Molecule: transfer RNA
Organism: Candidatus Woesearchaeota archaeon CG_4_10_14_0_8_um_filter_47_5
RNA sequence: GCCCCAGUAGCUCAGUGGUAGAGCGAUUGCCUCGUAAGCAGUAGGCCGGGGGUUCAAAUCCCCCCUGGGGCU
Repeated sequence: GCCCCAGUAGCUCAGUGGUAGAGCGAUUGCCUCGUAAGCAGUAGGCCGGGGGUUCAAAUCCCCCCUGGGGCU
């Protein structure tokens, strides 16, 4: 320098045009003598940044940034 993959909640990941989800974690309540486990809730995201297409973009296109892998 070129090619490929990834970037979404604190962490690990789903979601592949039509209101953003799960597990774990956090937190509140129940339960318990107390803790853990269990059960029921709550909070937490302008989807890496910018632009474009579209009635509508996390999703499609372009550029850039970051990380990983490959080729020379």